C1' cells in the first nucleotide's frame, strides 16, 4: 500500500501491586472488593491443515501460525439524508484505529 472483518463470544484461577481504557483534548467509565500487565485457562475461526468440490466454494477439527477475552473500535471527528426543531437523535458513507492475509 491492497483487501476482508470490527453491535456475537471468552475464568468467582495464580503472580504482582498502581494506575488503566491506541494518540492530543473533552466526556464517560474500570480500578486496593486488586485494575493494567504476565502465566495458566478460555473464545473465535483469518491463514495453514483435513474432506468434498462445478476449481472456486462449502464443510470439518482446533493440530500449527496469528488474534482476542469491561463498556459498539466505550463515545466524540468529517460529509450526506429524513422528520421534528434549535439542540440532540437515527440511517448511510468517509477519516482515524485494530486484527488477519498478501
Nucleotide at each position: 500500500c491492497u483487501u476482508a472483518u470490527c453491535c456475537a463470544g471468552a475464568g468467582u484461577g495464580g503472580u504482582a501491586g498502581a494506575g488503566g481504557g491506541a494518540c492530543a483534548g473533552g466526556g464517560c467509565c474500570c480500578u486496593g472488593u486488586g485494575a493494567c500487565a504476565c502465566c495458566c485457562g478460555g473464545c473465535a475461526a483469518c491463514c495453514g491443515g483435513c474432506a468434498a468440490u462445478u476449481u472456486u466454494u462449502u464443510g470439518u477439527a482446533g493440530c500449527g501460525g496469528u488474534g482476542c477475552c469491561a463498556a459498539u473500535u466505550c463515545c466524540c471527528c468529517c460529509g450526506u439524508c429524513g422528520a421534528a426543531c434549535g439542540u440532540a437523535u437515527g440511517g448511510c458513507g468517509g477519516a482515524a484505529g485494530a486484527u488477519g492475509a498478501g

A computed fold for a 102-nucleotide RNA from Candidatus Neoanaerotignum galli, annotated as SAM riboswitch aptamer (S box leader). The prediction has a mean pLDDT of 79. Lineage of the source: Bacteria > Bacillati > Bacillota > Clostridia > Candidatus Neoanaerotignum.